RNA sequence: CUCUUAUUAAGAGAGGCUGAGGGAAAGGCCCGAUGAAGCCCGGCAACCGUUCACAUGAAAAAGGUGCUAAAUCCUGCAGACUUAAACGUCUGGAAGAUAAGAG
Numbered sequence: 001c002u003c004u005u006a007u008u009a010a011g012a013g014a015g016g017c018u019g020a021g022g023g024a025a026a027g028g029c030c031c032g033a034u035g036a037a038g039c040c041c042g043g044c045a046a047c048c049g050u051u052c053a054c055a056u057g058a059a060a061a062a063g064g065u066g067c068u069a070a071a072u073c074c075u076g077c078a079g080a081c082u083u084a085a086a087c088g089u090c091u092g093g094a095a096g097a098u099a100a101g102a103g
Stems, first nucleotide, its partner, number of pairs: 001103008013041001015040003021031003026075003042068003047064002050059003072095001077092005
């Protein structure tokens, strides 16, 4: 980097350092000196792992990851409903993210 599977509306700090950007990309819409990103600490969750049953499952969180504004912030493609048209709603998909496995 590619592929497969699963999940993706829950949860998580009035902390320290630092100091301008950030929310994947595009279009929107937002967040940010009442302090962005990053690092440390704290926290959340429980995919792998651990323990007990061992079919489903349950528990705890040592260890490997992950996460810690807004639904994956929203939309983008297809279909259905609604409407005079739009707006809007729903379902699926695409793309993205994370985990585990394979190449």
This is a predicted structure of a 103-nucleotide RNA (SAM riboswitch aptamer (S box leader)). Its Rfam family is "SAM riboswitch aptamer (S box leader)". From the family's description: The SAM riboswitch is found upstream of a number of genes which code for proteins involved in methionine or cysteine biosynthesis in Gram-positive bacteria. Model confidence (mean pLDDT): 85 of 100.